[in-house]
RNA sequence: GGGGAUAUAGCUCAGCUGAUAGAGUGCUUCCAUGGCAUGGAAGAAGUCGAGGGUUUGAGUCCCUCUAUCUCCA
Numbered sequence: 001g002g003g004g005a006u007a008u009a010g011c012u013c014a015g016c017u018g019a020u021a022g023a024g025u026g027c028u029u030c031c032a033u034g035g036c037a038u039g040g041a042a043g044a045a046g047u048c049g050a051g052g053g054u055u056u057g058a059g060u061c062c063c064u065c066u067a068u069c070u071c072c073a
Stems, first nucleotide, its partner, number of pairs: 001072007010025004019056001027043006049065005
């Protein structure tokens, strides 16, 4: 220098062929229990890496950039 992959909640990751952003875990509160363990209930937490484009509508499609990983030279 060239090719590819990944970027979504604190963390690990889903999200199909464009139509309400989710799960597990963690966190907060409450209930049960002698109990900080365990079980149950409720809740908060996201500008979907950044910028632009297409579209009635973009996490998803297109372009550029950034970071990480990887292959080739």

Overview: A computed fold for a 73-nucleotide RNA from a Candidatus Saccharimonadia bacterium, annotated as transfer RNA. Its mean pLDDT, the model's own confidence on a scale to 100, is 81. Rfam family: tRNA. Its family is annotated with triplet codon-amino acid adaptor activity in the Gene Ontology. NCBI's taxonomy places the organism under Bacteria, Bacteria candidate phyla, Candidatus Saccharimonadota, Candidatus Saccharimonadia.